The RNA shown here (transfer RNA) has 75 nucleotides and comes from Methanomethylovorans hollandica DSM 15978. Rfam family: tRNA. The RNAcentral record of the sequence draws on ENA, GtRNAdb and Rfam. RNAcentral records the identical sequence in 6 taxa. Taxonomically the source falls in Methanomethylovorans hollandica (Archaea, Methanobacteriati, Methanobacteriota, Methanomicrobia).

């Protein structure tokens, strides 16, 4: 240089193939009960607008193109 794959809260992760209205969950972190303390155990709160941009379309994390960042392989 060519072909493939991945990119979603601080971390991992559902959901994309087959478009539908407020993007799902564990950890972490705040706060509160329990507990003499802490740890486990309940209960609740904040935080993503989906790597960047641009199309399609009533309507995009989901099709499209393009870039950028990682990976895998091949010469």
């Nucleotide at each position: 240089g060519g072909u493939c794959c991945c990119g979603u809260g601080g971390c991992u992760u559902a959901g994309c193939c087959a478009g539908g209205a407020u993007a799902u969950a564990g950890c972490a972190u705040c706060g509160g009960g329990c507990u003499u303390c802490u740890a486990a155990c309940c209960c609740g709160a904040g935080g993503g607008u989906c790597g960047g941009g641009g199309g399609u379309u009533c309507g995009a994390a989901u099709c499209c193109c393009u870039c950028c960042g990682g990976g895998a392989u091949c010469g």